[in-house]
RNA sequence: AGGGUUGGCCGGGUCAACGCGGCCUGGCCUGACCAGGUCGAGGAAAGUCCGCACUCCGCAGAGCGCACCGCCGGAUAACGUCCGGUAGGCGGCAACGUCUAGGAACAGGGCCACAGAGAAGCGCAUUGCCCGGCGGCGCCAGCCGCCGAGCGAGGGUGAAACGGUGGGUUAAGCGCCCACCAGCGCGCCUGGCAACAGGCGCGGCUGGGCAUCCCCCGGUGGGAGCAAGGUCAAGCAGGAACGAGGCGCGGCUCGCGCCGUUUGAGUUCCGGGUAGACCGCCGAGAGAGAUGUUGACCUAAAACAGAAUGCGGCUUAUGGGCUGACCCUGGGA
Repeated sequence: AGGGUUGGCCGGGUCAACGCGGCCUGGCCUGACCAGGUCGAGGAAAGUCCGCACUCCGCAGAGCGCACCGCCGGAUAACGUCCGGUAGGCGGCAACGUCUAGGAACAGGGCCACAGAGAAGCGCAUUGCCCGGCGGCGCCAGCCGCCGAGCGAGGGUGAAACGGUGGGUUAAGCGCCCACCAGCGCGCCUGGCAACAGGCGCGGCUGGGCAUCCCCCGGUGGGAGCAAGGUCAAGCAGGAACGAGGCGCGGCUCGCGCCGUUUGAGUUCCGGGUAGACCGCCGAGAGAGAUGUUGACCUAAAACAGAAUGCGGCUUAUGGGCUGACCCUGGGA
């Protein structure tokens, strides 16, 4: 210098003009008025996918069922989130990224396309190997056919065929036996809080894959959601007590009219509770919902996008800019 990996942050600014919503103060012409002051969206306010707070309903105890979670340690109110680590796989020269994770799948059931004799049962005889018997042929090495028995070593199929290589043994074979290697289990030592890692020894133990099929083990989980829910409370209807008067004709008297006095006008009280108001509800905040527009300058001013009970996460969208650490390549001193 070029290319790359990864973390953090910002996400238009200043001024002016005209507007919008909440609150406070003041004014008088008391109007949903006017003036001044002050505050007024985001990193995701989004999706509503997780976890909570809060609220109401439900709940004797226990069990079954269902759903979710699942390596280890830590953070947290909690989480399926975050941080660090372990083991294994994949990509990259690397920095780094990404996926997987309880069950040695021997508690049990199930599945494993096509091909193949056989796909998991101490299984498979297609091509084959070996031995015996009988028959046939023979150039006397042997070959062919049938029958019976023993073989998983070779060939072949497949993503996968029941550890691998070599040797011994055997009629031929086989962890049947041995050496080494691989895996697994057990024991001990060392390091680590742990998952786990390294080492030594023992055991022929050699048990395929899938648990994102059921299942098993451990853990968690009652339901609905702020239109949750709560407070106050006209009118109408209801109940109780009192009750012979009550109302209208603008103030008083008379008069007239209407409703009542067994079918009770009217007044007062009571409980539930509708409309409505308020709380829940916020250092923006409600009421179907304000947070905007224009101009100038800043090289250009442009991304995604707009709160509705409140938090913690995840996911998705996002033009551009600032910055830390690290890796690779080339050059120079």